[in-house]
Context: one part of a larger RNA
RNA sequence: GGCAUACGGUGGAUGCCUAGGCGCACGAAGGCGAAGAAGGACGUGGUAAAGCUGCGAAAAGCUGCGGUGAGGUGCAAACAACCAGUGACCCGCAGAUGUCCGAAUGGGGGAACCCGGCCGGAAAAACCGGUCAUCGUUUACUGAAUCCAUAGGUAAACGAGGCGAACGUGGGGAAGUGAACCAUCUCAGUACCCACAGGAAAAGAAAACAAUAGUGAUUACCUAAGUAGCGGCGAGCGAAACGGUAACAGCCUAAACCGUUGGAUAUAUCCAACGGGGUUGCGGGGCAGGCGGCGGAAGGUUACGGCGCACUGCGGCAGGUUAGGAGAACACUCUGGAAAGAGUGGCCAUAGAGAGUGACAGCCUCGUAUCCGAAAACUUGACGCUAGCGCUGAGCCUGUACCCAAGUAAGACGGGACACGGGAGAUCCUGUCUGAAUCUGGGAGAACCAUCUCCUAAGGCUAAAUACUAACGUGCGACCGAUAGUGAAGAAGUACCGUGAGGGAAAGGUGAAAAGAACUCCGGAGAGGAGAGUUAAAAGAACCUGAAACCGUAUGCCU
Numbered sequence: 001g002g003c004a005u006a007c008g009g010u011g012g013a014u015g016c017c018u019a020g021g022c023g024c025a026c027g028a029a030g031g032c033g034a035a036g037a038a039g040g041a042c043g044u045g046g047u048a049a050a051g052c053u054g055c056g057a058a059a060a061g062c063u064g065c066g067g068u069g070a071g072g073u074g075c076a077a078a079c080a081a082c083c084a085g086u087g088a089c090c091c092g093c094a095g096a097u098g099u100c101c102g103a104a105u106g107g108g109g110g111a112a113c114c115c116g117g118c119c120g121g122a123a124a125a126a127c128c129g130g131u132c133a134u135c136g137u138u139u140a141c142u143g144a145a146u147c148c149a150u151a152g153g154u155a156a157a158c159g160a161g162g163c164g165a166a167c168g169u170g171g172g173g174a175a176g177u178g179a180a181c182c183a184u185c186u187c188a189g190u191a192c193c194c195a196c197a198g199g200a201a202a203a204g205a206a207a208a209c210a211a212u213a214g215u216g217a218u219u220a221c222c223u224a225a226g227u228a229g230c231g232g233c234g235a236g237c238g239a240a241a242c243g244g245u246a247a248c249a250g251c252c253u254a255a256a257c258c259g260u261u262g263g264a265u266a267u268a269u270c271c272a273a274c275g276g277g278g279u280u281g282c283g284g285g286g287c288a289g290g291c292g293g294c295g296g297a298a299g300g301u302u303a304c305g306g307c308g309c310a311c312u313g314c315g316g317c318a319g320g321u322u323a324g325g326a327g328a329a330c331a332c333u334c335u336g337g338a339a340a341g342a343g344u345g346g347c348c349a350u351a352g353a354g355a356g357u358g359a360c361a362g363c364c365u366c367g368u369a370u371c372c373g374a375a376a377a378c379u380u381g382a383c384g385c386u387a388g389c390g391c392u393g394a395g396c397c398u399g400u401a402c403c404c405a406a407g408u409a410a411g412a413c414g415g416g417a418c419a420c421g422g423g424a425g426a427u428c429c430u431g432u433c434u435g436a437a438u439c440u441g442g443g444a445g446a447a448c449c450a451u452c453u454c455c456u457a458a459g460g461c462u463a464a465a466u467a468c469u470a471a472c473g474u475g476c477g478a479c480c481g482a483u484a485g486u487g488a489a490g491a492a493g494u495a496c497c498g499u500g501a502g503g504g505a506a507a508g509g510u511g512a513a514a515a516g517a518a519c520u521c522c523g524g525a526g527a528g529g530a531g532a533g534u535u536a537a538a539a540g541a542a543c544c545u546g547a548a549a550c551c552g553u554a555u556g557c558c559u
Stems, first nucleotide, its partner, number of pairs: 001558009015544001016509002020480002022477006029469002031163002039101003042056003046079002051075002062095006071083003106115003116132006134160009167198001168196005178185001182232001208215002219246004229237002250461003253405001257276008281439001283404003286400006305392004311388001313385003317381006324372003330345005346363002348352001354366003410434008441456005496503002516543001519531004
């Protein structure tokens, strides 16, 4: 030095555990903000230096109401001092206070700081309270060049601004990639940026589909179908109708014409606002005439002629949410540190889900089944009421030809969207240039034409079925179990790194209970250890178990 065995050290694998995660379902909610948000800074405690939590100079808190009922002064020990059946602490609802920054809004600014104006507080430079940003809309006042006017100015009222996970609509809009290269194409109208909105959004009451038969707004699902098609006919892209379902809901304007008011005027008229009228494709409406009218379906009814509410307010009623409450039934013996185990004999069960308790408990504790509960706030529903708001009070026939959405439809050129890449290419949008018609009008039915059929553009609104889940509640899991599961089971987006954008850890377990080792000894008033004591066991805080590498001690063998 090697090997072997034994015993240790080191180390922290493994097993067991779970305080934390992950996923899904259902419910509820779908917002917060100038009445100052989200997020922060700084403070705030008897001992309180730091961190977390709470709170805000009224500062781990103040007030009221309700719940609960014996303890309490957070994590977090200990001491001190206190509070509490005159109900503390704790839980819920409502309120008060709420520094400074932050949209940040009196001005400034290198966020949490600096400096002001005006009014009030008897006086006061200080101190306190209030107020003073900008933009938009409306109204009022004022008011240039310039007579009227307008621009501009001033004030008041109301609104906006910022934040937030996904979902939504719109405006912009890539490339890696695929095509085995690559340019059309693809990726993809994706990622990303911007604007805006809602609890959903968008769409939506046929200028639709269809095809000789019909349907009857939109949306979503299944199917049609990887079909018809598109495509350097490459790679790839990829419908629609019918059919079956979910959910269902329809309405209001413009115009003709009539009227009122105001304005202009050439005194013929014209314009504007408001009210009536009117809303359709068996075309409808207006106007004129005729018929009808004395009534009246459905529905409603105290009454108002009738009806409605996609609006608002109020009222009681009912339900829900935000604290809670009641809630059955077991003993003994044995083993053991400990009984829930074993044995014996019982009991409850609308409750034998689950968790805890010194090992495995229906009957010990919390719960569970079932039932009950709100002073206050919020919320839902139907109903009622007052006012408000809206709608409606017909229809038929004849005539008339007045109206029926204009820089629109349509066309040309250039683009874009449609599954469709310009194609035989309809349809939709429009940058440029042209540019109609009013029902004997006009659009569509995939070039175009005819016949036929369907529809009525150029104004607007519209619930549900659909999408999503940051946050809240409940439940579940052939989900993880500390190198896993969130990055994060501990002061985690912390420590730390970076000028910055940003990057980003490690780190769980004594024991049933601290009973956390009084006292003695060695030692440096150490570290550490030896006794003693606790405990079921030192499991001894570098603490459950305690593998391997690695390091020792002893013994044997070999060299």
A computed fold for a 559-nucleotide part of an RNA from an Acidobacteriota bacterium, annotated as large-subunit ribosomal RNA, domain I.
Model confidence (mean pLDDT): 82 of 100.
It matches the Rfam family "Bacterial large subunit ribosomal RNA".